[in-house]
Context: one part of a larger RNA
RNA sequence: UGACGGGGGCCCGCACAAGCGGUGGAGUAUGUGGUUUAAUUCGACGCAACGCGAAGAACCUUACCUGGGUUUGACAUCUGGGGAACUCGGUAGAAAUACCGAGGUGCCUGGCUUGCCAGGAGCCCCAAGACAGGUGCUGCAUGGCUGUCGUCAGCUCGUGUCGUGAGAUGUUGGGUUAAGUCCCGCAACGAGCGCAACCCUCGCUGGUAGUUGCCAUCAUUAAGUUGGGCACUCUACCGGGACUGCCGGUGUUAAACCGGAGGAAGGUGGGGAUGACGUCAAGUCCUCAUGGCCUUUAUGCCCAGGGCUACACACGUACUACAAUGGCCGGUACAAAGGGCUGCGAACCAGUGAUGGUAAGCCAAUCCCAAAAAACCGGCCCCAGUUCAGAUUGCAGUCUGCAACUCGACUGCAUGAAGGCGGAAUCGCUAGUAAUCGCUGAUCAGCAGGCAGCGGUGAAUACGUUCCCGGGCCUUGUACA
Numbered sequence: 001u002g003a004c005g006g007g008g009g010c011c012c013g014c015a016c017a018a019g020c021g022g023u024g025g026a027g028u029a030u031g032u033g034g035u036u037u038a039a040u041u042c043g044a045c046g047c048a049a050c051g052c053g054a055a056g057a058a059c060c061u062u063a064c065c066u067g068g069g070u071u072u073g074a075c076a077u078c079u080g081g082g083g084a085a086c087u088c089g090g091u092a093g094a095a096a097u098a099c100c101g102a103g104g105u106g107c108c109u110g111g112c113u114u115g116c117c118a119g120g121a122g123c124c125c126c127a128a129g130a131c132a133g134g135u136g137c138u139g140c141a142u143g144g145c146u147g148u149c150g151u152c153a154g155c156u157c158g159u160g161u162c163g164u165g166a167g168a169u170g171u172u173g174g175g176u177u178a179a180g181u182c183c184c185g186c187a188a189c190g191a192g193c194g195c196a197a198c199c200c201u202c203g204c205u206g207g208u209a210g211u212u213g214c215c216a217u218c219a220u221u222a223a224g225u226u227g228g229g230c231a232c233u234c235u236a237c238c239g240g241g242a243c244u245g246c247c248g249g250u251g252u253u254a255a256a257c258c259g260g261a262g263g264a265a266g267g268u269g270g271g272g273a274u275g276a277c278g279u280c281a282a283g284u285c286c287u288c289a290u291g292g293c294c295u296u297u298a299u300g301c302c303c304a305g306g307g308c309u310a311c312a313c314a315c316g317u318a319c320u321a322c323a324a325u326g327g328c329c330g331g332u333a334c335a336a337a338g339g340g341c342u343g344c345g346a347a348c349c350a351g352u353g354a355u356g357g358u359a360a361g362c363c364a365a366u367c368c369c370a371a372a373a374a375a376c377c378g379g380c381c382c383c384a385g386u387u388c389a390g391a392u393u394g395c396a397g398u399c400u401g402c403a404a405c406u407c408g409a410c411u412g413c414a415u416g417a418a419g420g421c422g423g424a425a426u427c428g429c430u431a432g433u434a435a436u437c438g439c440u441g442a443u444c445a446g447c448a449g450g451c452a453g454c455g456g457u458g459a460a461u462a463c464g465u466u467c468c469c470g471g472g473c474c475u476u477g478u479a480c481a
Stems, first nucleotide, its partner, number of pairs: 001481002003478003007475007015465002019429005026320008034311002042053002064306007073131001077130002079127005086103007107120005133295002136293003142289002144284003147280001149278001154193006160169003173184003199272004204240007213230003218227002243266001246260005322422001326381006338369003343362002348357003388419001393414007435457007
């Protein structure tokens, strides 16, 4: 100087408390451990691994296993020889592949009488070797990227001063703040990286613009449908607006704090992006890059099938429930944000339905996906393993795809399991939040209970900081570095 203390002081944070809803019990989904297996590819392991890499494992993916093949190789550069490229067919085979047959002279340059000849580029085949290849090892050799403490308020430097020196001072102190934020003081004076602001978005408003959007007045229609209009809504660009600016009080005449006015918004207005010096030899050699090592008729490459989907069990994360604030049936409203060309697909017809047939429109403020759901109105159920719950299983189907046996999603009929609100323990959340309800998107042929977003309805509670956890500043002890 740090680090640590079941030392002290001060102060924060859904840290506790006060509340609301969960997890832990059930069934299922999913990840992991374990076990099993020819293989169940690999990585991730307290917080910060476990719906994680994976924003899509039937083949492919795929790295694993079994079997069949291959050796200048699936891919790159170079040399020699041959051929245009390419298209079609046959035989063997699970395919990879091997063999055979048929058709087939393009482009550029030169010679040149059209044919034709020579050379070149591209592409294909053969041969030889330099080499390729490796998701093989090492994240404790590395780059890059990322997690975490933590959006915590800290981390440092120059000069000066003090100290033999390590180092100190500044950065401590008194106030204040979300903040090393600002003020005052001070052997310090300044500065940098962080904080804040600048950026995006939501909330108010002016101007510009008026189609595909909108409709107050006029006419018209089943309908903003059409004429008309651009006031309103909205869209999207440029501005305004909030600064403790104003008033009162407190305070050291300060910084600031408390209350008030005006205002759409008030003291950081809400949300996002943004992550200092560093810590964990944290994670990743399987994104990529890369040193070293290993491999080279194999640890490379191609193919078929299987596996990653196994199942006595254990854990994490979710979904669905256990019902009456509910379930079922009928009727009837109101979103936002997105996506759409070998795509979204209306209407109509067929089907109980998944879906199919036909097909309008739309490269989309125009058309489509698209029904929002909870809510509201009416009816039935009457507390029961039920008109709760839907696992499991049987049969019959639909769709995608070369192909749904291992191993897809969906539909109809039948079947109807556990489950009566969950032990010890434990998680999230302070407001348009929790809870609850649906919608969209990426990935994607198909497959979403996951993930990323979007809106609808919309609470309760916070006395307080003694205690638990994490953190910041000062101080103290130390046999630790």